[in-house]
Molecule: glmS glucosamine-6-phosphate activated ribozyme aptamer
Organism: Coriobacteriia bacterium
RNA sequence: CGCACCACCGAAGCGCCGGGACUGCCUGCACCUGAACAUGGCAGUCGACGAGGCGGGAGCUCAUCGAAAAAUUCGGCGGAUGGCUCCCCGGCAUCUCAUCGAGGUGUCGUGACCGCACCGACAAAGCCCGCGGGCGACCACGGAGACAAAACGGUGCGGACCCUGAAGG
Numbered sequence: 001c002g003c004a005c006c007a008c009c010g011a012a013g014c015g016c017c018g019g020g021a022c023u024g025c026c027u028g029c030a031c032c033u034g035a036a037c038a039u040g041g042c043a044g045u046c047g048a049c050g051a052g053g054c055g056g057g058a059g060c061u062c063a064u065c066g067a068a069a070a071a072u073u074c075g076g077c078g079g080a081u082g083g084c085u086c087c088c089c090g091g092c093a094u095c096u097c098a099u100c101g102a103g104g105u106g107u108c109g110u111g112a113c114c115g116c117a118c119c120g121a122c123a124a125a126g127c128c129c130g131c132g133g134g135c136g137a138c139c140a141c142g143g144a145g146a147c148a149a150a151a152c153g154g155u156g157c158g159g160a161c162c163c164u165g166a167a168g169g
Base pairs, nucleotide, nucleotide: 014078015077016076017075019074020046021045022044023043024042025041026040028037049066050065051064055088056087057086058085059084060083061082089109090108091107092106093105094104095103096102097101113159114158115157116156117155118154119153120152128143129142130141132139133138162169163168
């Protein structure tokens, strides 16, 4: 270094939970038996459905979008690709100095200017059917058929920046 085997890791709308809700078992009332049932104990379950999203660093910040439901997708903790500011790197439109580099304006992040209007496309859960695990709360899996918004694309208008005497580009 290669191969084989074993173990661990694998997550980023992601992980977790001492509140809460719910489930199972136990205990418990002057004594016994039985029933019912915790406000007690133990063990559990639930606790956000996808779309989109990362140049590097620092700081700040309740981090984008819609779907379902109308009962907890409640409440909270951690994280995070969001946003803002600054520095570095890089792209585009370029300009200046003036020479193979340096600097400036605008604006973005590799699909690398912005805003508005209209048009266009894209999901999963839920619902329906089936099936597996669990005493249970509940947890998977398969099938069928739908339905978003934002980012994005197209068109139009406007704006920044640059060019031009101007129209305009």